[in-house]
RNA sequence: GCGCGAUUAGCUCAGUGGUAGAGCGCGUCGUUGACAUCGACGAGGCCAGAAGUUCGAUCCUUCUAUCGCGCACUA
Numbered sequence: 001g002c003g004c005g006a007u008u009a010g011c012u013c014a015g016u017g018g019u020a021g022a023g024c025g026c027g028u029c030g031u032u033g034a035c036a037u038c039g040a041c042g043a044g045g046c047c048a049g050a051a052g053u054u055c056g057a058u059c060c061u062u063c064u065a066u067c068g069c070g071c072a073c074u075a
Stems, first nucleotide, its partner, number of pairs: 001071007010024004018055001026042005048064005
């Protein structure tokens, strides 16, 4: 430099063109002598950034950024 993939909650990951979920973690309550487990409830993200298409974009297109993999180059 070229190609491919990824970017969504604190972490690991789903998700689909119609304003987003799970597990773990966190908080409160119940249970316990207490802790743990278990149960209930709750907080927490506008989906990497920008532009475009669309009535409507997390989802489609383009560019940018970061990360990973492969290929190429390397006097």

The prediction has a mean pLDDT of 81. This is a predicted structure of a 75-nucleotide RNA (transfer RNA) from Candidatus Giovannonibacteria bacterium RIFCSPLOWO2_02_FULL_43_11b. RNAcentral records the identical sequence in 2 taxa. Its Rfam family is "tRNA". It is annotated as a transfer RNA. Gene Ontology term of the family: triplet codon-amino acid adaptor activity. Lineage of the source: Bacteria > Bacteria candidate phyla > Candidatus Giovannoniibacteriota.